[in-house]
RNA sequence: GCCAGGGUAGCUCAAUUGGUAGAGCAUCGCAUUCGUAAUGCGAAGGUUGCGGGUUCGACUCCCGUCCCUGGCU
Numbered sequence: 001g002c003c004a005g006g007g008u009a010g011c012u013c014a015a016u017u018g019g020u021a022g023a024g025c026a027u028c029g030c031a032u033u034c035g036u037a038a039u040g041c042g043a044a045g046g047u048u049g050c051g052g053g054u055u056c057g058a059c060u061c062c063c064g065u066c067c068c069u070g071g072c073u
Base pairs, nucleotide, nucleotide: 001072002071003070004069005068006067007066010025011024012023013022019056027043028042029041030040031039049065050064051063052062053061
């Protein structure tokens, strides 16, 4: 330099041919317990790597760009 895959909550990952961004763990609160752990219920947490474009509407499509992994040279 070229090709492929990936970047979404603190972490690991979903999101069915464009139509409300979710789950598990972690965190916080409550219940339970003599107390803790465990368990149950609830809450909070996101400019979907970044910048543009298309569209009534974009994690999804198009362009540019940065980073990570693998392969080729």
Overview:
Transfer RNA from a Caldifarciminales bacterium, 73 nucleotides, folded computationally. It matches the Rfam family "tRNA". Rfam's curators write: Transfer RNA (tRNA) molecules are approximately 80 nucleotides in length. It is annotated as a transfer RNA. The RNAcentral record of the sequence draws on ENA.